[in-house]
RNA sequence: GCUGCGGUGGUCUAGAGGUUAUGACGGUGGACUGUGGAUCCGCCAACCCGGGUUCAAUUCCCGGUCGCGGCC
Numbered sequence: 001g002c003u004g005c006g007g008u009g010g011u012c013u014a015g016a017g018g019u020u021a022u023g024a025c026g027g028u029g030g031a032c033u034g035u036g037g038a039u040c041c042g043c044c045a046a047c048c049c050g051g052g053u054u055c056a057a058u059u060c061c062c063g064g065u066c067g068c069g070g071c072c
Base pairs, nucleotide, nucleotide: 001071002070003069004068005067006066007065010025011024012023018055026044027043028042029041030040031039048064049063050062051061052060
């Protein structure tokens, strides 16, 4: 330099045009408990950046950037 895949809450992860953006861990409030743990309920918190297409983009297209792999 060329090329494939990926970037989503604090962490890991699902979602591939319209739905409240999914679940787990975590944090926090409560129930329960002799205390703690476990369990149950509520709440907190996210689409890498810019542009394009579209009535509508996390999703499709282009460019950038970062990460991992391959080729030279």

Source information: The RNA shown here (transfer RNA) has 72 nucleotides and comes from uncultured marine group II/III euryarchaeote KM3_31_G10. Its Rfam family is "tRNA". Rfam classes the family as a transfer RNA. Its mean pLDDT, the model's own confidence on a scale to 100, is 80. NCBI's taxonomy places the organism under Archaea, Methanobacteriati, Methanobacteriota.